[in-house]
This record gives sequence, C1' cells and structure tokens, in this order.
RNA sequence: CGCUUUAGCUCAAUUGGUAGAGCAAUUCACUUGUAAUGAAUAGGUUGUGGGUUCAAGUCCCAU
Repeated sequence: CGCUUUAGCUCAAUUGGUAGAGCAAUUCACUUGUAAUGAAUAGGUUGUGGGUUCAAGUCCCAU
C1' cells in the first nucleotide's frame, strides 16, 4: 500500500430495494438395525462502533 471479515464450515447476493446455496446439525420416511437415499425444519444485530439515505452486506469514517 492492497485485499479479506456474511449460518457450525466453505462461499454467494446480478454494484443501494424482502440476506441465500452446498456441506454439517435436528426431525420424519425407508431399513431387522446402521449407513446411504428422499422430504422437512432450525440456524444471521452481514467482525465491531458511528455516518449518509425513504431504504446499507453494498456508499463514507474509525477500529
């Protein structure tokens, strides 16, 4: 000096307009049982603190 920080993990979000996916977790189905497979559910103060804006993951400042 530049880049990065978003779910437990790895990463998206079409350059300001309802934050999502895969894996993992939980429940159910299937099975004698486990695994695998299928279906569903839960899980987020977007590192932190401020600012701009009707509206910020996105722009600005500090850390």
Molecule: transfer RNA
Organism: marine eukaryotic metagenome